[in-house]
């Protein structure tokens, strides 16, 4: 700030904008710096690495360099043997010779033994490996924080200080040798070493013990004297000064390190102890080594940490046991704080390390990468048997989601080591992800023809937008080149000095020269180069909330955080153009805070909104009068000590600046300790009396219990009189009664209840109490002011009482009276009425424990103006009353204060102060499960899922009512005539059709649009045609025998279409004169534009009308109330046809509207007098005539008198009498033609009904364009079983029919009204005088006078048929009217219903006019003529006005709403029963292991090994119970869902409050 209402204030929940994240997800995406990243499955894991080191501890092995012995090889020489082959040959042989072999010599390899440098290592030995690093499963716990205590402790390596290191021994690994196994491994044997192991001496400030001083808070520290017990190890590097052999070594001596005892210090742990640490009471009792003691074991150390005995204790509402969820913290996020919500990076501490379980080593572990034992699961087996253990770092599945199997030990920092050094996935970097945080950048100036292109458009333009192009400059980042840091210190080597030391040696410190060590990396930065050059998007735009147009869609597709959008003009859906906002981002999910004073300590409330217990006693608890001293526990004030650092604040530095980061400071709101103060408040001590209570003395009282007593009605029975009806009701019935009722008289009888009194009187904590007496009893007031001496107030839990109704037993039962039955009533009536009636009511013991138990108001004190009753108690007064105080208890009105308002207001809902109880959105729900109580009904305590945006309270306007008052109307009522019943018109509705066009539909359609449907009208239908069109404008082209007339052919229903013939253009210019011909145009054709639509949408609209209603009301300014919405003015009291008027009066004035103003009719008057008029004179024609006249005609002359005709006048409650407020009015009178608006008309407020019309007419937007447009023929709108409306015409003697006689007024007429005359029964025709009209045309009828009908379906009706005609008109068949002759229907006055009208009207009879050729007109809408009845009155039905009241309605009673049943969704609750986790208890079984025992080995030692047996004792099994949780046929109720079913229960008196 939105959201509940028509609007309003309040309560009161949803929801929204801040700010955050270890965050995912979409869209996009240039750079760099600083951080930071498995929140899930403590789930499962291939690879690799992540803890080793030290040979200056040891012995062996080995390789290199030295030394010295030892070997004696290959090779060459020489001889001598053999002699394959070659030469020669006298063929007999003979020289020459590879080749083997033998010896000699030279030669000096391999190999062995020693020594000496230097390097490498398997195992033994030592250290380290308990650190670092990781995770948060467990843990509600001294785990964490925080602050003490250890006089209950231990600490390797280091540091200090003192002191020592004698003497001997027996083993084992490696390494050989012989086996078992697939291997992992692993057995015998022989042997060898140590800074491995063990014995002996030695020893004190160590340890035990015994026996004393001193000291202490506790046999605690500290000393004294005496006994017993208990160590050790070497390894290296250098000297020869004394000793020994005498060359240089051994003993020595010396540095270095290392060993061993003690003491102390560091530095790290180990127990303990006060205070702080979620949630749940639907977890209320837990506990058996449990709590203590004693004694004994263990421990590094207390201590039930274990034993064993002995007591029987120990915790607990301040929440104990139980359940659930959590690692704690410093800090992080928010918030003005208080607070709340978090605990990932960083630091602290704590627990884990595949699950459990256990122990060895060591100072330290019951150990992450040690051991064992069980178990799951992975893998290797030769199947016998083994192996593993990423919650280290990378890195792999799963998963919306979290990085590389990266480099380095350069730097810091850890382990060995004297040292170099080695080892370190710790760390140092590094990739990778916008996670997030900070920076920078995508240019910049300048540039209107306001380009082009998109959007809009009212078409003119507007906007995008100085954006862009186009010029001019810059180059930060990226790219390319080139230059180059700083992180390094140490260490090694030399060299001086200085300590050690006998020393120059060796070590060590200082110093000073050299050299040497970079992973990151040619990186940080700096210079050059080139070019606007390589760099914007994301949400959003109906209000909240900053930003608006258009197009598509059509409660569709869809958006939405709330409200809520969308059903043909959607700023809320899509898209487009614009716009706003952040911007390497933005959006959107999640989640935490804030707004939320929506848990309220800061800082809420409870009369009606969600809350005061149904009412008291009283426990714990929590507050408590006045006054003195004390004390100091709160509480103030100073001090000390702690509150790691990081992080926050503040100031300074350092990366160009930030973010980051280094320094100081300040804070760290807290704990502990010590002091100081006494005011408040606690303690404990004493005293007071006002608070409280008691004593005495009076009162009023339906206060309780009990127990007697009484009268009146009811009923009942008896009896008596007496007869036919009682009772009952809206009106009946059921019922009672001739077997004798009901009435009435006496009488008994039983039970309840107690009329008048009777009372906003009275008593009582509430519930509640009512004739009268008596007992026994509880508290209250009100005088005294004697006594106690704060004793008091409030109460969580407990206890008790606690209306009616309902339960158990036993009584009673007159009257009433759930259920239950009968009569009504109603569509139904399981009710309302009405007869009857059984629990029940009544009493006695007893449970129930609950109501709108209400003043919807807890309880006690204290304070704050007042007016008036009623009760009662007392004072003073009074002869008695009066009258004046003071208390109590009980009303009403009201002041200031409160309050949302409405009310409250000394009896507070005001103002404080103490305690207690409830509340925190509607439902779901005064519900389920659970527990307590209860025979039972029920109670009591009491969620959750689901679901909604709202429930509520209190006023305010309307609207409404089978709420009320007051008043109008032909509303009703008294009249008169009608409608419904019959036939016929006519309209609608349904049906029917190809069509039966469309449209009105309650009153407010229906003789209506339509005041003229045969064709035209016409819109529909069927068939035929044209397509720029039947009609306008424009634009291009064309166009002369052209457009166009005419006459005429052919086809056709026409429309049209196709020809023929003839005539034949038209304006303006040109061209000297001349135009059909050329040029413009106009007609005309063709083309594009468009025309054209009675097609849609009257719910997009203008006009216009209809209704309420000619009803009296709607409203406005300025003041006033009142938070406001809105009131007032507009109400009251009179009065009117009126919101007319008068008068009062926080109102005072003021529009619209009523009235008048306007026409009209009603009477004088004036003026004028034609076509109107004609009384008087005068004349004329006609007709009649008795010849005198008469009559008739305004016809002429004239006349203005009369009637008209048109102009102004009259009437206002003026006058009187009376009422009434002295008014407005109103009653009666006079006078008047007319008298209270004189009669009719005209005129219609603010608004209702989305009322009616797009088909009168306009007009947005939608459709349609060889058709939804036009034209033409023909049909239909006239159909016909029904139904309903509005007429007309009757049913008949107030009549009908025939004759006969009078009397009008409106208005119409030239395509026309029509006269006379003639002809026809008649419609009609003919006929043509006369009127452009007060001129000329147009019988009034009913009435009156007489005849005739005689009560019947007739001389009534008059429908329908049949025939014949007339007229109009192109046409009368579907479809006219009239005329005549013939037929001659239904109907005999009309059922429930229901219309109209109050006076020249109602009714009754006719006469015009419009529309139109005619007419379907009985309709409409004038006009005159004849001419009534009846209104008591307002009780009732309508319908309206005003004022009041109720409302859960406001689309406003045609409203809103409730429940069961059906239907579908959801989620719960119970179930037989099933599955499954949790922790415990009891058995049984028992490994690994400590621990108890203890046989043998070992030498008859010592360590040491060790079978067999036990206690425990993990996992397992069984076995009953808890507990928590899925499923679960059926089943229970809930909730939710446009248009189901039945009633109708609430809301109005809601129809029975």
């Nucleotide at each position: 700030a939105g959201u509940u209402u028509g609007a309003u204030c309040c309560u009161g929940a949803c929801u929204c904008a801040g700010a955050g994240u270890g965050a995912a997800c979409g869209c996009u995406g240039g750079c760099g710096g600083c951080g930071u990243g498995g929140a899930u499955a403590a789930g499962g894991c291939a690879u690799g690495c992540a803890a080793g080191u030290c040979g200056a501890g040891c012995g062996a092995u080995u390789c290199u360099c030295u030394u010295u012995u030892u070997g004696g090889a290959a090779a060459u020489a020489a001889a001598c043997u053999u002699g394959a082959g070659u030469u020669c040959u006298u063929c007999g042989g003979a020289a020459c010779a590879a080749u083997a072999g033998u010896u000699u010599a030279u030669g000096g390899a391999a190999g062995a033994a020693u020594u000496u440098u230097g390097g490498a290592u398997a195992g033994c030995g030592g250290c380290a490996a308990a650190c670092g690093g990781g995770u948060g499963a467990g843990u509600a716990a001294c785990g964490c924080g925080u602050g003490a205590a250890u006089a209950a402790u231990c600490u390797a390596c280091c540091c200090u200080u003192a002191g020592g290191a004698a003497a001997g021994g027996a083993a084992u690994a490696g390494c050989c040798c012989a086996g078992a196994g697939a291997a992992a491994u692993u057995u015998g044997g022989a042997g060898u070493a140590a800074u491995c192991c063990c014995u002996u001496a030695u020893a004190g400030u160590a340890u035990u013990c015994u026996a004393g001083u001193a000291u202490c808070a506790a046999g605690u520290u500290a000393u004294u004297a005496g006994a017993a017990u208990u160590a050790a190890a070497g390894a290296u590097g250098g000297c020869c000064u004394a000793u020994a052999c005498u060359u240089g070594u051994a003993a020595g001596c010396u540095g270095u390190c290392g060993c061993c005892u003690a003491a102390g210090g560091a530095u790290g742990a180990g127990u303990u102890c006060g205070c702080g640490u979620c949630c749940u009471a639907u977890c209320a009792g837990c506990u058996u080594g449990u709590u203590g003691g004693u004694a004994g074991g263990g421990u590094a150390a207390c201590g039930g940490c274990c034993u064993a005995c002995c007591a029987a204790g120990g915790c607990u509402a301040a929440g104990a046991c139980g359940g659930g969820u959590a690692g704690c913290u410093g800090g992080u996020c928010u918030g003005a704080g208080a607070g709340g919500a978090u605990g990932g990076u960083c630091a602290g501490c704590c627990a884990c390390a595949c699950u459990g379980g256990g122990a060895c080593u060591g100072a330290g572990a019951c150990a992450c990468u040690g051991c064992c034992c069980a178990g799951a699961c992975u893998c290797c087996u030769a199947c016998g048997g083994g192996a593993g253990g990423c919650u280290g770092c990378a890195g792999u599945c799963a998963g919306a989601a979290u990085a590389u199997u990266u480099u380095g030990c350069a730097a810091u920092g850890g382990g060995c080591g004297a040292a170099a050094g080695c080892c370190u996935g710790a760390c140092a970097a590094u990739g990778c992800g916008a996670c997030g945080c900070c920076g920078c950048g995508u240019g910049a100036g300048g540039g209107a023809u306001g380009a082009a292109g998109g959007c809009c458009u009212u078409c003119g333009g507007g906007u995008u937008g100085u954006a862009a192009a186009c010029c001019u400059c810059u180059u930060u980042c990226a790219c390319c080149u080139g230059g180059a840091a700083a992180g390094a210190a140490a260490g090694u080597u030399c060299a001086a000095a200085g300590c050690u030391u006998a020393a120059u040696a060796g070590g060590u410190u200082u110093u000073g020269a050299a050299u040497c060590u970079g992973a990151c990396g040619g990186u940080a930065c700096c210079a050059g180069g080139a070019g606007a050059a390589g760099a914007a998007g994301c949400c959003a735009c109906g209000g909240c909330c900053a930003a608006c147009u258009c197009c598509g869609u059509g409660c569709c597709a869809g958006c939405a955080g709330c409200c809520g959008c969308g059903g043909u003009a959607a700023u809320a859906c899509g898209g487009a153009g614009g716009u706003g906002g952040c911007a390497a981002g933005c959006g959107u999910u999640a989640c935490u805070c804030g707004g939320a004073a929506u848990u309220a300590c800061u800082g809420g409330g409870u009369g009606u909104a969600a809350a005061g217990g149904g009412c008291a006693c009283g426990u714990a608890g929590g507050c408590g009068g006045u006054c003195u001293a004390c004390u100091a526990a709160g509480u103030g004030u100073g001090a000390g000590g702690u509150g790691a650092a990081a992080g926050u604040c503040u100031u300074g530095g350092g990366c160009u600046c930030a973010a980051c980061u280094c320094a100081a400071g300040a804070a760290u709101u807290g704990c502990c300790u010590c002091a100081c103060a006494a005011a408040c408040u606690g303690g404990a001590a004493g005293a007071c009396u006002u608070g409280a209570g008691g004593u005495c003395g009076g009162u009023a009282g339906g206060g309780g219990a009990g127990a007697g007593u009484g009268g009146a009605a009811u009923u009942g029975c008896c009896g008596g009189u007496g007869u036919a009806a009682g009772g009952g009701u809206g009106a009946a019935a059921u019922c009672u009664g001739u077997a004798g009722a009901u009435a009435u008289c006496g009488g008994c009888a039983g039970g309840a209840a107690c009329a008048c009194c009777g009372u906003u009187a009275g008593c009582g904590a509430a519930g509640g109490c009512g004739a009268c007496u008596c007992u026994c009893u509880a508290g209250g007031c009100c005088g005294a002011a004697c006594c106690u001496g704060a004793c008091g107030c409030u109460g969580a839990g407990g206890u008790g009482c606690g209306a009616a109704a309902g339960c158990u037993a036993g009584g009673g039962g007159a009257g009433c009276a759930a259920a239950c039955a009968g009569g009504a009533u109603u569509a139904g009536a399981u009710a309302c009425c009405c007869u009857g009636g059984u629990a029940g009511u009544c009493c006695u013991a007893g449970c129930u424990g609950u109501a709108a138990a209400c003043g919807a108001u807890g309880c006690g004190c204290a304070c704050u103006g007042g007016a008036u009753g009623u009760u009662u108690c007392u004072g003073u007064g009074u002869a008695a009353c009066a009258a004046c105080g003071g208390g109590g208890a009980u009303g009403u009105c009201g002041a200031a204060g409160c309050u949302a308002a409405c009310g409250c207001g000394u009896u507070a809902a005001g103002u404080g102060c103490g305690c207690c109880a409830c509340c925190u959105g509607a439902g779901g729900a005064c519900u389920a499960c659970g527990g307590c109580c209860g025979c039972a009904a029920g109670g009591c305590u009491a969620a959750a899922a689901c679901c909604c945006a709202a429930g509520g309270g209190a006023a305010u306007u309307g609207a409404c009512g089978g709420g009320g008052g007051c008043c109008c109307g032909c509303a009703c009522a008294a009249g008169c005539g009608g409608u419904g019943g019959a036939a016929c018109a006519u309209g609608u509705g349904g049906u029917u059709u190809a069509a039966u066009u469309c449209g009105a539909u309650g009153a407010u359609a229906c003789g209506c649009g339509a005041g003229g449907a045969a064709c035209c009208u016409u819109a529909c239908c069927a068939g035929g045609g044209c397509u720029u069109g039947a009609c306008a404008u424009g634009u291009u082209a064309g166009a002369a025998g052209u457009a166009g007339c005419a006459u005429u052919g052919a086809u056709g229903a026409a429309a049209g279409u196709c020809g023929a013939u003839g005539c034949g253009a038209c304006c303006g210019g040109u061209a000297u004169c001349c135009a059909g011909u050329c040029c413009g145009g106009u007609a005309c054709u063709a083309u594009c534009a468009c025309a054209g639509g009675u097609g849609c949408u009257g719910c997009a609209u203008g006009g216009c009308u209809g209704u309420c209603g000619u009803c009296a009301g709607c409203u406005c300014g300025u003041g006033c109330c009142g938070u406001g919405a809105g009131g007032u003015g507009u109400c009251g009291g009179g009065u009117u046809a009126a919101g007319u008027c008068c008068u009062c009066c926080a109102a005072c004035g003021a529009g619209c509207g009523c009235a008048a103003c306007c026409c009209u009719c009603g009477c004088g008057c004036u003026u004028a007098g034609u076509u109107a008029c004609c009384a008087u004179c005068a004349g004329g024609u006609u007709u009649c005539u008795u010849c005198g006249g008469a009559a008739a005609u305004g016809c002429u002359g004239g006349g203005g008198a009369c009637u008209c005709u048109a102009g102004g006048g009259u009437a206002c409650u003026g006058c009187c009498u009376c009422g009434g407020u002295u008014a407005a009015c109103g009653a009666g009178g006079a006078g008047g033609a007319a008298g209270g608006u004189g009669g009719g008309g005209a005129u219609g407020a603010c608004g209702u009904c989305a009322a009616g019309u797009c088909a009168g007419c306009a007009u947005g937007g939608c459709c349609c364009u060889u058709a939804u447009g036009u034209c033409c023929u023909g049909g239909g709108c006239g159909a016909c079983a029904c139904a309903c409306g509005u007429g007309u015409u009757a049913c008949a003697a107030u009549g009908g029919u025939u004759g006969g006689u009078a009397c009008a007024g409106u208005g119409g007429g030239u395509u026309g009204c029509u006269a006379a005359g003639c002809c026809g029964c008649g419609a009609g025709g003919u006929g043509g005088a006369g009127c452009u009209a007060a001129u000329c045309c147009u019988c009034a009828a009913a009435a009156c006078c007489a005849g005739c009908c005689c009560c019947a379906g007739u001389u009534c009706g008059g429908a329908u048929c049949g025939g014949a005609g007339u007229c109009u008109g192109c046409a009368a068949u579907u479809c006219g009217a009239c005329u005549c002759c013939g037929u001659g229907a239904a109907g005999c006055c009309g059922g429930a219903a229901u219309c109209g009208c109050u006076a020249g009207u109602a009714a009754c009879g006719g006469c015009g006019c419009a529309u139109c050729a005619g007419c379907c007109a009985u309709g409409g809408u004038g006009c005159c003529g004849u001419g009534a009845a009846u209104a008591c009155g307002u009780u009732c039905c309508c319908g309206g006005g005003c004022c009041u009241u109720g409302u859960a309605c406001a689309c406003a009673c045609c409203g809103c709403c409730c429940g069961u049943c059906a239907a579908g969704c959801g989620a719960u609750g119970a179930a037989a029963a099933u599955c499954g986790g949790g922790g415990g208890u009891g058995c049984c079984c028992g490994a690994a292991g400590u621990c108890c025992c203890g046989c043998u080995c070992g030498a008859u030692a010592a360590a040491g090994a060790a079978a067999a047996g036990g206690c425990c004792g993990a996992a397992g099994g069984c076995a009953a119970a808890c507990u928590c949780g899925g499923u679960g046929a059926u089943u229970g109720g809930c909730g939710c869902u446009a248009a189901g079913u039945c009633g109708a229960a609430a809301c109005a008196a809601g129809g029975u409050a």
Predicted 3D model of a 1553-nucleotide RNA (small-subunit ribosomal RNA) from a metagenome. Its mean pLDDT, the model's own confidence on a scale to 100, is 82. It matches the Rfam family "Bacterial small subunit ribosomal RNA".